[in-house]
The prediction has a mean pLDDT of 81.
This is a predicted structure of a 76-nucleotide RNA (transfer RNA) from Candidatus Wildermuthbacteria bacterium RIFCSPLOWO2_01_FULL_50_46.
It matches the Rfam family "tRNA". About the family: Transfer RNA (tRNA) molecules are approximately 80 nucleotides in length.
The sequence is in RNAcentral, with records from ENA.
């Protein structure tokens, strides 16, 4: 210096052909319990890495950029 892969909730990830963003732990509340745990039930929680283009509509396509990884390739 180039290639490929990734980047989504606090964690760990799903999301197909662009059409309302999930799980699961974890968190809060309520139930049961002397109380804790477990279990149930109910709810918070996400500029989908930035910025920009396509398009009626982008997590999704298309650029350009950071981050991380892994190959390479330069460099005695």
């Nucleotide at each position: 210096g180039g290639g490929c892969c990734g980047u989504u909730a606090g964690c760990u990830u799903a999301g197909c052909u662009g059409g309302u963003a999930g799980a699961g732990c974890g968190c809060g509340u309520c139930a049961u319990u002397u109380g804790c745990a477990a279990u149930g039930a109910c709810g918070a929680g996400g500029u989908c890495g930035c910025c920009g283009g396509u398009u009626c509509g982008a997590a999704u396509c298309c650029g350009g950029c950071a981050c991380g990884g892994u190959c390479c390739a330069c460099c005695g």